Overview
Small-subunit ribosomal RNA from a Gammaproteobacteria bacterium, 1559 nucleotides, folded computationally.
RNA sequence: AGAGUUUGAUCCUGGCUCAGAUUGAACGCUGGCGGCAUGCCUAACACAUGCAAGUCGAACGUGAAAGAGGGGCAACUCUUGAGUAAAGUGGCGGACGGGUGAGUAAUACGUAGGAAUCUGCCCUAGAGUGGGGGAUAACCUGCCGAAAGGUGGGCUAAUACCGCAUGAUCUCUAAGGAGCAAAGGGGGCUAGCAAUAGCUUUCGCUUUAGGAUGAGCCUACGUCGGAUUAGCUAGUUGGUAGGGUAAAGGCCUACCAAGGCAAUGAUCCGUAGCUGGUCUGAGAGGACGACCAGCCACACUGGAACUGAGACACGGUCCAGACUCCUACGGGAGGCAGCAGUGGGGAAUAUUGGACAAUGGGGGAAACCCUGAUCCAGCAAUGCCGCGUGUGCGAUGAAGGCCUGCGGGUUGUAAAGCACUUUCGGUGAGGAAGAAAAAAUCCAGGUAUAAUACAUUUGGAUCUUGACGUUACUCACAGAAGAAGCACCGGCAAACUCUGUGCCAGCAGCCGCGGUAAUACAGAGGGUGCAAGCGUUAAUCGGAGUUACUGGGCGUAAAGGGCGUGUAGGCUGGUAUUUAAGUCGAUUGUGAAAUCCCUGGGCUCAACCUAGGAAUUGCAGUCGAUACUGGAUAUCUUGAGUAUGGCAGAGGAAAGUGGAAUUCUCGGUGUAGUGGUUAAAUACGUAGAUAUCGAGAAGAACAUCGGUGGCGAAGGCAGCUUUCUGGGCCAAUACUGACGCUGAGGCGCGAAAGCGUGGGGAGCAAACAGGAUUAGAUACCCUGGUAGUCCACGCUGUAAACGAUGAGAACUAGAUGUUGUCCCGCGACUAAAUAUAAUUCAGCUAAGAACAUUUUAGAGAGUUUUAUUUAGCCGCGGGUCAGUAUCGCAGCUAACGCAUUAAGUUCUCCGCCUGGGGAGUACGGUCGCAAGAUUAAAACUCAAAGGAAUUGACGGGGGCCCGCACAAGCGGUGGAGCAUGUGGUUUAAUUCGAUGCUACGCGAAAAACCUUACCUACCCUUGAAAUCCUAGGAAUUUUCUAGAGAUAGAAAAGUGCCUUCGGGAACCUGGAGACAGGUGCUGCAUGGCUGUCGUCAGCUCGUGUCGUGAGAUGUUGGGUUAAGUCCCGUAACGAGCGCAACCCUUAUCUUUAGUUGCCAACAGUUCGGCUGGGAACUCUAAAGAAACUGCCGGCGUUAAGCCGGAGGAAGGCGAGGACGACGUCAAGUCAUCAUGGCCCUUAUGGGUAGGGCAACACACGUGCUACAAUGGUAAGUACAGAGGGUCGCCAAGUCGUGAGACGGAGCUAAUCUCAGAAAACUUAUCGUAGUCCAGAUUGAAGUCUGCAACUCGACUUCAUGAAGUUGGAAUCGCUAGUAAUCGCGAAUCAGAAUGUCGCGGUGAAUACGUUCUCGGGCCUUGUACACACCGCCCGUCAAACCAUGGGAGUGGAUUGUACCAGAAGCGGGUAGCUUAACCGAAAGGAGGGCGCCCACCACGGUAUGCUUCAUGACUGGGGUUAAGUCGUAACAAGGUAGCCGUAGGGGAACCUGUGGCUG
Repeated sequence: AGAGUUUGAUCCUGGCUCAGAUUGAACGCUGGCGGCAUGCCUAACACAUGCAAGUCGAACGUGAAAGAGGGGCAACUCUUGAGUAAAGUGGCGGACGGGUGAGUAAUACGUAGGAAUCUGCCCUAGAGUGGGGGAUAACCUGCCGAAAGGUGGGCUAAUACCGCAUGAUCUCUAAGGAGCAAAGGGGGCUAGCAAUAGCUUUCGCUUUAGGAUGAGCCUACGUCGGAUUAGCUAGUUGGUAGGGUAAAGGCCUACCAAGGCAAUGAUCCGUAGCUGGUCUGAGAGGACGACCAGCCACACUGGAACUGAGACACGGUCCAGACUCCUACGGGAGGCAGCAGUGGGGAAUAUUGGACAAUGGGGGAAACCCUGAUCCAGCAAUGCCGCGUGUGCGAUGAAGGCCUGCGGGUUGUAAAGCACUUUCGGUGAGGAAGAAAAAAUCCAGGUAUAAUACAUUUGGAUCUUGACGUUACUCACAGAAGAAGCACCGGCAAACUCUGUGCCAGCAGCCGCGGUAAUACAGAGGGUGCAAGCGUUAAUCGGAGUUACUGGGCGUAAAGGGCGUGUAGGCUGGUAUUUAAGUCGAUUGUGAAAUCCCUGGGCUCAACCUAGGAAUUGCAGUCGAUACUGGAUAUCUUGAGUAUGGCAGAGGAAAGUGGAAUUCUCGGUGUAGUGGUUAAAUACGUAGAUAUCGAGAAGAACAUCGGUGGCGAAGGCAGCUUUCUGGGCCAAUACUGACGCUGAGGCGCGAAAGCGUGGGGAGCAAACAGGAUUAGAUACCCUGGUAGUCCACGCUGUAAACGAUGAGAACUAGAUGUUGUCCCGCGACUAAAUAUAAUUCAGCUAAGAACAUUUUAGAGAGUUUUAUUUAGCCGCGGGUCAGUAUCGCAGCUAACGCAUUAAGUUCUCCGCCUGGGGAGUACGGUCGCAAGAUUAAAACUCAAAGGAAUUGACGGGGGCCCGCACAAGCGGUGGAGCAUGUGGUUUAAUUCGAUGCUACGCGAAAAACCUUACCUACCCUUGAAAUCCUAGGAAUUUUCUAGAGAUAGAAAAGUGCCUUCGGGAACCUGGAGACAGGUGCUGCAUGGCUGUCGUCAGCUCGUGUCGUGAGAUGUUGGGUUAAGUCCCGUAACGAGCGCAACCCUUAUCUUUAGUUGCCAACAGUUCGGCUGGGAACUCUAAAGAAACUGCCGGCGUUAAGCCGGAGGAAGGCGAGGACGACGUCAAGUCAUCAUGGCCCUUAUGGGUAGGGCAACACACGUGCUACAAUGGUAAGUACAGAGGGUCGCCAAGUCGUGAGACGGAGCUAAUCUCAGAAAACUUAUCGUAGUCCAGAUUGAAGUCUGCAACUCGACUUCAUGAAGUUGGAAUCGCUAGUAAUCGCGAAUCAGAAUGUCGCGGUGAAUACGUUCUCGGGCCUUGUACACACCGCCCGUCAAACCAUGGGAGUGGAUUGUACCAGAAGCGGGUAGCUUAACCGAAAGGAGGGCGCCCACCACGGUAUGCUUCAUGACUGGGGUUAAGUCGUAACAAGGUAGCCGUAGGGGAACCUGUGGCUG
């Protein structure tokens, strides 16, 4: 410090589990010794028995017995014992010590403080201790009682009791005064007869003050959970007065006031003794509170007081209650949560021990007594610590075990053996420390004293005191002798094999093992770990950063409130001054001891003990510091706001108004349909629809504009106009001066649906009705249709109310749009003004020239140009602030993604989460008319649920492409008969296997016997065949008998080969055992072989790069191809297995070679290549050539390539074959063969005969033959190829109707033979008929093969002449020398093909095209699938089990309120009875007691509530459970997209309406 577990794999989220440490433990197995600790956690359940608190004679009065001695005959008596035991009065102590943790959430505890108190014994100091009195127990006696005990009378003492005196620095006080005490005892001396008195000493006693110790009281802070407990409180809060107490105080009473506590959690409920500390943890924390120590509380349960310094009292009292015991039935007794012990409960916890030796306590002057406190011992591996069970050498690596590949390995130097040692244990012997005092006696000294007594004190001497204890420790003796187990070994997690078992038995902390080869069960061998222990279980912390202060999160994993407003609270801008609460520093006190830590010391070490130190992080006081936070004061303007001026907008509310459309009504035109759907029907229509025109009515919604445009906090908002009104933005100034942000509760708003009341109702439309669809269709589709949708006023308060992203503030690259304002620039336009230029004027003025006419100048008017300025408007560009949208860097993120509108970097505040299911459910509360909303669990159950992304697979997703896939064609199958295979059935057996495509004329290229594996019967048992041993014999051949045969018996013939003469080789027979044998099982243990996807174009790798990663890239893209074929592009570059090619056949040619083949030319001929000859041709069979998009044109990217053409025998892979990538189907085969394991062994092996595999109501597959005229029949004629043949093919010839027979030539084959190919062609006939079609079936007669044709062969002849007239749904093959059709051959084979494998002959049709069906390839998309859609998966119903809610109620427990009741007791009252001390003139009084009454009050009772537990007929849902029923809702466009809210409906998942979301 991490690890396992969700997935095919990955990253993340997230739970579950493990490894560690620990314990007052328990259980299982085992067990040698010692030391130190610890030991009823449960029933605060009940207790037998013994002990645990007594002591004092030096406070007091009494006072035995045994024993001893004397007397007496004895009974008896005296002395002593002895003032002893014992009881009583009195004193002190029983309030300590010891036990327990029920109660108690504060009358407690812890820490720090405080003032209004008491304190026996003890210490210090002062003072005193005088003088009297009356009783009473014990004892004696009477009575009552079973007892416990009670009661009357009588006697008596005190340090018991009571007055009186004295008395203060005591108490009270009105300040004058008043009041309150006491006890004596012991020792010594003196006097005395004695009683007694005096002196002295000591112990006591009384009072006062102080101390110490102990105790009581008060305050602050801290101290568990629940809000499904939110209000509680009448002595309650305060005051005054009084009472009360040791003491402050509502502690109590009266009166007055109305307070007090509470969201910083009152009250109520549950749980709990608190602390020092203990365990764990790096720490912060978490859990716990045994032992030890401090405090508290309790003592059978409840109540109460008394006594006392102290109690409301564990071993005291009284009362009540429950229980137990005794009883004479009247009444009594008791309290182990002291130590032992018993029962009970429980998983579980010890001896009815010893001693007061030590330490401590009580009493006492002391001796001493008491002490279950304590010290010891006993029991228990309960824990911690230490020691031992030997050490060294020892290899033939012994035997045995286990494994084995049979070689060996391992156990294992382990053992044996040799040499040594002796701790511990055993026996014997010795032997510390714990003991120091006190007392007594003696001696010496001091003090007090009259005293050398006594007393006291100091020192010394003597004398003794040990439970433990057979102590610790030491020595001696003998001998390896007496001493090792437990768990685990699949991963986590160190450690592996065999056997058994066979989803059984079992294991398991999690994941998960076990269904015949289990490292996971059980056993064994071996190993690993720890060790007198080891495992398991339980429990706590840790790991768990899995409640996160340190130290987590909330877009999609669980998680942002639907939105706003705002209270409390939290947080809060700049500057200055001040304060010192927080904060920081120093110091003081405290923080008990023990514990923890450090350093020493003591037990041989350690545990343990002990000394010192440190620490005790805390609290309180004092002094100081002042940066920050807080408080106070002053001031500032940037946050925030106000004012002024503009701008945009479906922002809101109300009133009015408009047109289009739908529907309806009326009228016109008009006629048979309309409507609707995939197709239909319901529906409407001849009573006139639909259509069309006109008019009218009504309600609802607002086309175009319209836009990732606008506005609003969200929900949401859309015709137009008006009124009222909210918010935002922009510009520039002015003002206020932190006025701010967030916001638990609260308040308000809040789609749709829904509810209430009243309107309204055109269209649409839950429900409903009808029609369809369907296996069904409570749906999708259609026709109708009501609530509702609309308005007003109320309610409801929820949505996928979503950006699944809370609000506010600051900071952090850019780019491109868009909306609004303002500004700048540019451009166009318009208008105005000014200036300028041009032009017109027949009009005006002036001048000139003048015949006409014209010229010049000026003014004016008009038109036009240009320039400037201003204003408006439009457009473009830029800037700014504010919104909105898309990309994108850094950064962040698990990834997807976000990215100035953050999911980045920071700050503030709020809300929310903590595995899935159960469940947003139950119960309770609040709200609501209801529907329901909100708040919100648990039991139980699982080991996952989940997010994102990846690779596949799939989709009734998309795109591209291919294939006899469809289409276009041709011919079939399915109907008939037969053949053959299969299923089924049957059987003694019908042997076995193959079972969608990919079994079914398949294994089987051939079941009469054989084959043969099956059945029946009869036989054999080392076997039919193999190897080895042994004995005999050659082998072998022939014959006979029995038998169905195997076989058995008998007879005869025969005497081999090699030899080193021993024998050997082969063969046969007998015998013994090792073994053989098995077509027995497992193809899901396997090899090999094979099928299929599929001859589909794919499948991968290296390096590099990208990604956290699985993975991606390459292999995608653009073209192209039959092809991942090739080209181009390209973070890829290359490569491999596939494709193609290489191989075979075929098509053309050449060369070579010519027999058995051939014959063009020549010659001969019997006319037959027959012969001579030829080598040309065909052919044969060897080698070559040829084809490559090579050439041309076009298209294409200048490519790859495609199209067309030329040439060519052949053209774009020429045709066919062989060849089958990575892989898939646990595909097929254990019956081809091989083989692991299992099984059988006089049988599951072997032999023989017969039978069966051939059965036959039936169903299916594959074929053959047909149904006829494209034919049948008859006759004639022609043309192949490829094969086979010597146990063979068999010619000619002869016989037979024929199958065939006889015959024997030839042929080991280009020679002979099988062997006459058939369709075709020619001619004739038949004439559409069950036929001159078809041939099944049957009868008869034969042939052949063969040992044998009955079951069960083929063929022949004659006769017979069935079904069948072209085949339903459906379905198969085929794209060219193909389909179709025709025959021929071969393998197997004695014989037996319609099958199979080959061969040739004749020889078509069609393909527009890729929408659809099937299959496949590539890319992409969705996925909740990964055994991968034959997937996954939802709900009802039925069954079993489990927990839980409701429930008429029932039974308990706690508790509230009201009332009744009232024991004992304290207090108060009272004169009924009674009474020693004091007063008293003796009557009485004071005071007391008993009784009675009152107040308070425990138990108890009644009534009525709250809370809680248990139980309950019945009932609700929930969960779990290999193979139940119904459907198929979801995941793919899941076949109607899904989901959310709501409403209605329905066997169920669900369906429909309405609004919303995209997940």

The organism belongs to Gammaproteobacteria, within Bacteria. The sequence is in RNAcentral, with records from SILVA.